[in-house]
The part of an RNA shown here (small-subunit ribosomal RNA, 5' domain) has 499 nucleotides and comes from a metagenome. Its mean pLDDT, the model's own confidence on a scale to 100, is 86. The RNAcentral record of the full RNA draws on SILVA. Rfam family: Bacterial small subunit ribosomal RNA.
Context: one part of a larger RNA
C1' cells in the first nucleotide's frame, strides 16, 4: 500500500446496490413465527326454501369444536460440541431404506367390534380428569382370493463370493372409499422400473505441542444367538490374545468443515462474516413413542438448574424463529408492510397458513455515483498575516456582470415488474414535464527527515509531541495558536488485526 461484519474522534448533502451481537450456546415481558383438508366421517350451529296435525319433517347454502388423512423430519436461527469418515475428493453397497411424484402389471370380495364428539353424574384452586349411555369412516379387526411377493425345498445361470438372478414346488401374506346424472375423476391394495433423498463402508487430504511415550479388556480376532433397512464387538455367551504407536499411539490444547474471501507477481500466508453446500445443536443430561423419514427448536418422558402461578395439595415454561427486553460489551437495527411476485404445506377447487421470502425503516458501516455551481472580473478592494517597510501572501479569490438548475423544493403525469379475465405490499415509488431560485450542501489531517507541505507569536527540559530517529533547558520550520502551504475529500484521522 491493500483489506475489514469494525469501534473511537471530528464533520456530514443526495441516490444505488450491499451489509449490521465478533462479547453471555446469558436471561427473557408481549405479539407472531405450521398448518390445512365438509369432495373421509357422525355431530352441532346459522340462514332460506317446501310442508306441517304447530311436535316436527325435509331440501339446499353456510359455519365449524372433536375424529380421520397429509403437513409438521421442510423452511426459519446458531457454531456449543466435534481433531471425526465430521468435512472435501474420489470410490463401493452382490450389505441397504426411500412418503409425496412420474412410468408400468395385477386387484379393490366379504363380515364385525369398539371410540371420540354429544348426553348425564361427579373430583379438583388449576393444568386436568374419572363413571355411565349413545354413534360414524379412508380409524380398527377378522374371513376370502394372490398376477405378484416374502420364506422353504429341488434344479439351472452369474460372481472372488453371500441375501445376484431363472425355472418347478410346498407354506405364508393385501385392499377404502369419495365425487359426479352419467361418462369419468381422485384414491385405496400388492409388485416392477425410475427419479429425486438417505444410510452405511473405503482410498487420499487439510491444526499445534514429546516440558505427551506407552495406549487398549467388548480391547483385537473367531464360533453361536440377538438385533439392524442393512454390514459390523452394534449386543451377548464362549474360545483364543491378540489390536494401535516414533510414517508420533494415547494424553493435551485450539477448531464446525468446504466453495471460497483477503494479501501477494507468484509460490505461499492469513481468514471461514454475509451467499451456497454439508455436519452439529435446541435450557443441562438421559430415554424412547409415532411415522417413509426423528430419536423431533415451536412433541412425549425423567432427573436437574433457573423463572412463574397456587387454595400447599400441585401445576405451568424454554426466542441458538422474526422483532422486542435486560445484562455483557469499543460495538452491531423496527415490539414495520404484504402474502402482489417466487418458494413451501394442506385442498378436486375456491382457498386457507406462511416473520420463508417479497419490500419498507434505522446506521457514511461498506463499495459504486453525484452535487456543493459555470464563464467573465486588477483599482490586484477592504480585512488579516508577513515585511528588510520598499512592498509581498491570501487572490480571481470576493465584490460585480452574465449563465445554467444536477441536485433540494413545489406542482402535475405516471408505470413495468401479473404469467392471468380480476388482483402490487413496495407506492403516488422510479420516471417523465413544468416552476422558481445560486439558490439547500465542506470538512479532516498534516507541514523537522522518511514524506507532498513555512514563517511569525506564545511558552522556555515547564506545558507538551512522538510510528521510528527524535523535539522542548529564551532567537522551537518538532508543544499551543495565527497567517499560509500539502494530501485526500461526504469524509478525515486513529486504535484493533490480517497480508
Nucleotide at each position: 500500500g491493500g483489506a475489514u461484519a469494525a469501534a473511537c474522534g471530528c464533520u456530514g448533502g443526495c441516490g444505488g446496490c450491499g451489509u449490521g451481537c465478533u462479547u453471555u450456546a446469558u436471561g427473557c415481558a408481549u405479539g407472531c413465527a405450521a398448518g390445512u383438508c365438509g369432495a373421509a366421517c357422525g355431530g352441532u350451529c346459522u340462514u332460506g326454501g317446501u310442508u306441517u296435525u304447530c311436535g316436527g319433517a325435509u331440501c339446499a347454502a353456510g359455519a365449524u369444536a372433536g375424529u380421520g388423512g397429509c403437513g409438521a423430519a421442510c423452511g426459519g436461527g446458531u457454531g456449543a460440541g466435534u481433531a471425526a469418515c465430521a468435512c472435501g475428493u474420489a470410490a463401493g453397497u452382490a450389505a441397504c431404506c426411500u412418503a409425496c411424484c412420474c412410468u408400468u402389471g395385477a386387484g379393490u370380495a366379504u363380515a364385525g367390534a369398539a371410540u371420540a364428539a354429544c348426553u348425564c353424574c361427579g373430583a379438583g384452586a388449576a393444568g386436568u380428569u374419572g363413571g355411565a349411555g349413545c354413534u360414524a369412516a379412508u380409524g380398527c379387526u377378522g374371513u376370502a382370493u394372490g398376477u405378484g411377493g416374502u420364506g422353504g425345498u429341488g434344479a439351472g445361470g452369474g460372481u472372488c463370493a453371500u441375501g445376484c438372478u431363472u425355472c418347478a414346488u410346498c407354506a405364508c401374506u393385501a385392499a377404502a372409499g369419495c365425487c359426479g346424472u352419467a361418462a369419468g375423476g381422485c384414491g385405496c391394495u400388492c409388485g416392477a422400473g425410475g427419479a429425486g433423498g438417505g444410510g452405511c463402508u473405503u482410498g487420499c487430504g487439510g491444526c499445534c505441542g514429546a516440558u505427551u511415550a506407552g495406549u487398549u479388556a467388548g480391547u483385537u480376532g473367531g464360533u453361536g444367538g440377538g438385533g439392524u433397512a442393512a454390514c459390523g464387538g452394534c449386543c451377548u455367551a464362549c474360545c483364543a490374545a491378540g489390536a494401535c504407536u516414533a510414517u508420533g499411539a494415547u494424553c493435551g490444547g485450539u477448531a464446525g468443515c468446504u466453495g471460497g474471501u483477503u494479501u501477494g507477481a507468484g509460490a505461499g500466508g492469513a481468514c471461514g462474516g454475509u451467499c451456497a453446500g454439508c455436519c452439529a445443536c435446541a435450557c443441562u443430561g438421559g430415554g424412547a413413542c409415532u411415522g417413509a423419514g426423528a430419536c423431533a427448536c415451536g412433541g412425549c418422558c425423567c432427573a436437574g438448574a433457573c423463572u412463574c402461578c397456587u387454595a400447599c395439595g400441585g401445576g405451568a415454561g424454554g426466542c441458538a424463529g422474526c422483532a422486542g427486553c435486560a445484562a455483557g460489551g469499543a460495538a452491531u437495527u423496527u415490539u414495520g408492510u404484504g402474502c402482489a411476485g417466487u418458494g413451501g404445506g394442506c385442498g378436486a377447487a375456491a382457498g386457507c397458513c406462511u416473520g420463508a421470502c417479497a419490500c419498507a425503516g434505522c446506521g457514511a458501516c461498506g463499495c459504486c455515483g453525484c452535487g456543493u455551481g459555470g464563464g467573465g472580473g486588477a483599482u490586484g478592494a477592504a480585512a488579516g498575516c508577513c515585511u528588510u517597510c520598499g512592498g509581498g501572501c491570501u487572490g480571481u479569490a470576493a465584490a460585480c456582470c452574465c449563465c445554467u438548475u444536477u441536485u433540494a423544493u413545489c406542482a402535475g403525469g405516471g408505470a413495468a415488474g401479473a404469467a392471468u379475465a380480476a388482483u402490487g405490499a413496495c407506492g403516488g415509488u422510479a420516471c417523465c414535464u413544468g416552476a422558481g431560485g445560486a439558490a439547500u450542501a465542506a470538512g479532516u489531517c498534516u507541514c523537522g527527515g522518511c514524506u507532498a507541505a513555512c514563517u511569525a507569536c506564545g511558552u522556555g527540559c515547564c506545558a507538551g509531541c512522538a510510528g521510528c530517529c527524535g523535539c522542548g533547558g529564551u532567537a522551537a520550520u518538532a508543544c499551543g495558536u495565527a497567517g499560509g502551504a500539502g494530501g485526500c475529500g461526504a469524509g478525515c484521522g486513529u486504535u484493533a488485526u490480517c497480508c